A computed fold for a 72-nucleotide RNA from Candidatus Nealsonbacteria bacterium CG11_big_fil_rev_8_21_14_0_20_37_68, annotated as transfer RNA. Taxonomically the source falls in Candidatus Nealsoniibacteriota (Bacteria, Bacteria candidate phyla). It was read from a public genome assembly. Its Rfam family is "tRNA".

RNA sequence: GCCGACGUAGCUCAGUGGUAGAGCAAUGGUUUUGUAAACCAUUGGUCGGGUGUUCAAAUCACCCCGUCGGCU
Repeated sequence: GCCGACGUAGCUCAGUGGUAGAGCAAUGGUUUUGUAAACCAUUGGUCGGGUGUUCAAAUCACCCCGUCGGCU
């Protein structure tokens, strides 16, 4: 230099055009003599950045940034 994959909650990930979610973690509560476990609830997001397409974009197109892999 060229090609490809990936970037979504604190962490691991789902979500292939129509209200952004799960598990774990955190916080609060129930239970217990107490802790843990269990159960219930809650909090937490400019969906890497920008532009465009569309009535509507995490999702489609382009550019940029970052991580990983391959080729030379």